Small-subunit ribosomal RNA from an uncultured bacterium, 1400 nucleotides, folded computationally.
Its Rfam family is "Bacterial small subunit ribosomal RNA". Its family is annotated with ribosome and structural constituent of ribosome in the Gene Ontology.
The prediction has a mean pLDDT of 84.
RNA sequence: AGAGUUUGAUCCUGGCUCAGAUUGAACGCUGGCGGCGUGCUUAACACAUGCAAGUCGUACGUGAAAGUGGCUUCGGCCAUGAGUAAAGUGGCGCACGGGUGAGUAACGCGUGGAUAAUCUGCCUGGUAGUGGGGAAUAACGGCUGGAAACGGCCGCUAAUACCGCAUGAGCUUCAUAUUCAGCUUUAUGAAGGAAAGAGGGCCUCUGCAUAUGCUCUUGCUACCGGAUGAGUCCGCGUCCCAUUAGCUUGUUGGCGGGGUAACGGCCCACCAAGGCGACGAUGGGUAGCUGUUCUGAGAGGAUGAUCAGCCACAUUGGAACUGGAACACGGUCCAAACUCCUACGGGAGGCAGCAGUGGGGAAUAUUGCGCAAUGGGCGAAAGCCUGACGCAGCGACGCCGCGUGAGGGAAGAAGGUCUUCGGAUCGUAAACCUCUGUCAGAAGGGAAGAAGUCGAUCCGUUCUAAUCAGCGGGUUGUUGACGGUACCUUCAAAGGAAGCACCGGCUAACUCCGUGCCAGCAGCCGCGGUAAUACGGAGGGUGCAAGCGUUAAUCGGAAUUACUGGGCGUAAAGCGCAUGUAGGCGGUGUGGCAAGUUAGGGGUGAAAUGCCAGGGCUCAACCUUGGAACUGCCUCUAAAACUACCAUGCUUGAGUGCGAGAGAGGACGGCGGAAUUCCAGGUGUAGGAGUGAAAUCCGUAGAUAUCUGGAAGAACAUCAGUGGCGAAGGCGGCUGUCUGGCUCGUAACUGACGCUGAGAUGCGAAAGCGUGGGUAGCAAACAGGAUUAGAUACCCUGGUAGUCCACGCUGUAAACGAAGGAUACUAGUUGUCGGGCGUUAUGCUCGGUGACGCAGCCAACGCAAUAAGUAUCCCGCCUGGGAGUACGGUCGCAAGGCUGAAACUCAAAGGAAUUGACGGGGGCCCGCACAAGCGGUGGAGCAUGUGGUUUAAUUCGAUGAUACGCGAGGAACCUUACCCGGGCUUGAACUCAUGGGGAACGACAGGGAGACCUGAAGGCCCGCAAGGGCUCCAUGAGAGGUGCUGCAUGGUUGUCGUCAGCUCGUGCCGUGAGGUGUCGGGUCAAGUCCCAUAACGAGCGCAACCCCUGCGUCCAGUUGCCAGCAAUCCGGUUGGGCACUCUGGACGGACUGCCCGCGCAAGCGGAGAGGAAGGCGGGGAUGACGUCAAAUCAGCACGGCCCUUACGUCCGGGGCGACACACGUGCUACAAUGGGCGGCACAGAGGGAAGCCACCUGGUGACAGGGAGCGGAUCCCGAAAGCCGUUCACAGUCCGGAUCGGGGGCUGCAACCCGCCCCAAGAAGCUGGAAUCGCUAGUAAUCGCGCAUCAGCCAUGGCGCGGUGAAUACGUUCCCGGGCCUUGCACUCACAACCCGUCA
Repeated sequence: AGAGUUUGAUCCUGGCUCAGAUUGAACGCUGGCGGCGUGCUUAACACAUGCAAGUCGUACGUGAAAGUGGCUUCGGCCAUGAGUAAAGUGGCGCACGGGUGAGUAACGCGUGGAUAAUCUGCCUGGUAGUGGGGAAUAACGGCUGGAAACGGCCGCUAAUACCGCAUGAGCUUCAUAUUCAGCUUUAUGAAGGAAAGAGGGCCUCUGCAUAUGCUCUUGCUACCGGAUGAGUCCGCGUCCCAUUAGCUUGUUGGCGGGGUAACGGCCCACCAAGGCGACGAUGGGUAGCUGUUCUGAGAGGAUGAUCAGCCACAUUGGAACUGGAACACGGUCCAAACUCCUACGGGAGGCAGCAGUGGGGAAUAUUGCGCAAUGGGCGAAAGCCUGACGCAGCGACGCCGCGUGAGGGAAGAAGGUCUUCGGAUCGUAAACCUCUGUCAGAAGGGAAGAAGUCGAUCCGUUCUAAUCAGCGGGUUGUUGACGGUACCUUCAAAGGAAGCACCGGCUAACUCCGUGCCAGCAGCCGCGGUAAUACGGAGGGUGCAAGCGUUAAUCGGAAUUACUGGGCGUAAAGCGCAUGUAGGCGGUGUGGCAAGUUAGGGGUGAAAUGCCAGGGCUCAACCUUGGAACUGCCUCUAAAACUACCAUGCUUGAGUGCGAGAGAGGACGGCGGAAUUCCAGGUGUAGGAGUGAAAUCCGUAGAUAUCUGGAAGAACAUCAGUGGCGAAGGCGGCUGUCUGGCUCGUAACUGACGCUGAGAUGCGAAAGCGUGGGUAGCAAACAGGAUUAGAUACCCUGGUAGUCCACGCUGUAAACGAAGGAUACUAGUUGUCGGGCGUUAUGCUCGGUGACGCAGCCAACGCAAUAAGUAUCCCGCCUGGGAGUACGGUCGCAAGGCUGAAACUCAAAGGAAUUGACGGGGGCCCGCACAAGCGGUGGAGCAUGUGGUUUAAUUCGAUGAUACGCGAGGAACCUUACCCGGGCUUGAACUCAUGGGGAACGACAGGGAGACCUGAAGGCCCGCAAGGGCUCCAUGAGAGGUGCUGCAUGGUUGUCGUCAGCUCGUGCCGUGAGGUGUCGGGUCAAGUCCCAUAACGAGCGCAACCCCUGCGUCCAGUUGCCAGCAAUCCGGUUGGGCACUCUGGACGGACUGCCCGCGCAAGCGGAGAGGAAGGCGGGGAUGACGUCAAAUCAGCACGGCCCUUACGUCCGGGGCGACACACGUGCUACAAUGGGCGGCACAGAGGGAAGCCACCUGGUGACAGGGAGCGGAUCCCGAAAGCCGUUCACAGUCCGGAUCGGGGGCUGCAACCCGCCCCAAGAAGCUGGAAUCGCUAGUAAUCGCGCAUCAGCCAUGGCGCGGUGAAUACGUUCCCGGGCCUUGCACUCACAACCCGUCA
């Protein structure tokens, strides 16, 4: 000191949350020792029991008993115990100490003053006195009442108890005088008013006791002081609510009394009518206050346990008595509630003292020891009392300290965990070796805290005539609860002593298994739906440590209430506007004053706490000494700059006067024209009106249109303008009257008269309300017509309130510039309105109103002299939703307005800007996208694929485009993954180990559908040997799986799309996401190229490089070719040749190169030359960054999971070929551009040995039987449409061929399910609804041929090949898809989005 969380990302605003510190804590897990602290925060709830306040015989009168001893007549008596115990009278104490925080918002507390308005026992200094009498009473005794508590009557007695008398300086009161503002002081006089003795010693009298005297100590009385303590009064400070705004009758004051220690309405009588309050009275809620404590950098915020000061209280309420002091915690009286006792008549009690009990509660201790210390009460003292206190006990409740061992030790043991199987890690950790001994344990020793007091004795000193006594000192004896504790020594032994939380980010720390949106976690964000570092366990790690976590609470972080230290254009936030009260603030000169302010001094600010420096417990916590501090208050003195105040000036702020000016400023009246509607009349005839299209509606009873006249109401076109005026709302024809404000000029007057403004008052659009008018047009409501799935809307036809006027009310708006008002200052440029100056310069200046723009500001957008800049002053306002809601109050006729919460809930809500995607937004462009054409599909039959259904199984996958003649380029068995049945179990195929055996192999026999099972003859190799190879059996590793997951993956593929895009480096811009580049102007098939340009370059794509095809040249010449020559059986057949064709290698060729036009250029257009080809010649291969969690675990590979006599494997049979139906893709057709028959032509590319098969024979034919050639430019497979001729004549046909019947050959182990061929018969179908597909040229259409797979074939499929060979494109409005730019956005899983309401 910050961090997480709103978004795809960004900046900001803003809340929520975390990390810190703390606690009288509690709870969970765990727990070795000690020290010092601390411990009912709740029921001021109720309390059993014990204790917590007594003491004094040196104030007084009484006065036992037990026990012991003695005597005895055995009944008892005496002595001692003992003047003891005990009670009583009396004195002092009980008002302290201890507890609690209920009440109290108050002079209660704090702080500082006042008391000239007061008191003060005990203590202390001083002065004076203490004389002389009297009458009682308790105890006690007797009688007596009552259960008890407690009494009653009679009788006796003492005092430091009580009461007179005497004296009384001082004291009190009064009077007079004096001093004096007053209080006060002083003097004189009068009156009033005290007391108590006790103890010791000595002297004298004396026989003793006693008494007198003397003396000491102590007590008592009065008074003056001190000290201490207390009472009262005052200034200031002291929580929340204004949804508490008015309160008060002893109330405020006075005169006179009473009362008190004392002032005072404290109380009373009378008189007056005051007093308090927005600077918050009154009322309500809450609360003991403070020193402090916690937190914080501080300012603050929170707090008021322990300790200390004050206050209040003592079951609840009230009251007084005693006393120096109480209205009294362990006193009294009364009342009440509760509890207890009772003989029912009456009584007793008060733990908020210490322990303790019950109860409440999350929760808080022992019915302990001691007065040894400190302190207190009484006493002369010894001493007694003291739950104050000192100690101990219990609790990790807190703080502090210590320990649980240290060093060595790698085979990195075993074991655990993980693993890529190599290893890694726990880990020097352990074991083992060598040591040490804190704490705990045992034994022994052993403090300080103790000073005193008292006794004995000695010395000194004071008083006295003297002693005693007192005081001071020395020696000695005596006093410890804690406690045999702290501490020390010795012994033994590593022996007895570690847990808790966490490990996704924040936040230090990672893997495996289990689980599978389940169980669960979670402080916030969020994890979990089969590979979870987030759940649970484990291993490992991290952090703290006798503790660790959780919960609760406070402060901090939070500048998130902002004094220090925030904001309000759009995030929450400027009142709709003005006038103005209180208040706040305020120009300039001089003088004064000294309240604020500043400086110095004095008093106080208790102690403790905190801080600094020391000291003491071994250290620390803790304790202790000193210092500083306590930021405050009071007071004295001084200063006079600033503020305030007083006085007196000034003119620049403000205002007035005078002279001009502009204006839809306001109020009231008068007038005007255009238009609409209506009325009357004329002309005139069939429509009008309205809409996207219509209809409702008006019109033959005469509309609309048009002309004339009239009526009425409302509003004022053009001018008109980011023009004007007004505070805002708002104001617009012309004109009159009245009236407000503003501006300019001038500088005559006043002389700070100013600014703002809580309350308050006024104004305040539209709608609305009341009363009365008015009503042309328009028009909520309403009605009708349309639209629509519906249409309580948008559109249309009507139409009432209302809109208008007068008066009154309402008081709100996106009342907006979403910008409160005032003043000052701070670059420029350019319009415009009003005025002035003017050298006439489109120059200067004042006031308004606009546009741009610098600095500056801002989160950005933007603002920018009309600030959102820089400053000052004043007001208003602000913190998610709920909600401007509820309640209360107030205003209103009502509608409603103003004021204005909380519960609850959320982890956000929000602003600005960015990238995309999207839009029934815009611009530009492209594509068989549409259009223009040609041919199809959709209808029929069949083939094939799919869905569905069925089934034992109909194996699986592919499913919009981008699945559906797709994986499959060949399912009868096999394939085959499916089903049924029968078998095998280290297995059908692979590798290895151990053990045993043997060649391998296997003719043969039996069973069986086969797989397989059973039986069994024969029978090894290499090597000298050792051994090896091969193989069988058993066992174990391990095989095997088309089982799951394509959402764990690789690879491959589809699609957008052969669309023109996708990016990077550096620079620049921006706080940033990001932008620029890649945009713009042209151009292109193209991000193709050119120009421009804060960009300059580059990469992946485009294009080109590659292949085929189209032309040529060169090379080569068999199996190809044949021009010329020769031969010929007439066939390039042969010789020969390589010119041509062709074959197949290498080159050439095309580049807008040349011409014209346009253009800056790129390039485009034209068209010619040349050329085989012309503007990318045609075709192919080639597929950017990426998208679709697209497809595939069944091609293959692969992580994980699953099966293991089975989910593996073998065999037979079946199925994948089912069939009411639906869809896709095709074939064949419906016919004459055709079908049939006969004849005659012309390809290319391929294939061929278990092959292609010429040719011959047979068969209608498939084919069969012969049989030559050819592993092929040589042989073989081979065209059809076409052409010529002929027939059919529009029909379900000489079209069409499904289907059925029959037959046959072929392939094959085998054609039943389920192949192919032939013969015969001949179904639907006569061009196909909505809809939909392909194609732009050698294309479509049409015709056939070949090949792969393959025994054969369900191929009408797929892939190729050639033959014949069109039509059309005006064009880009529309549909679909795409590209670029731009705009909007609340979308970003991105419009199949988001989101609202209702229901479940």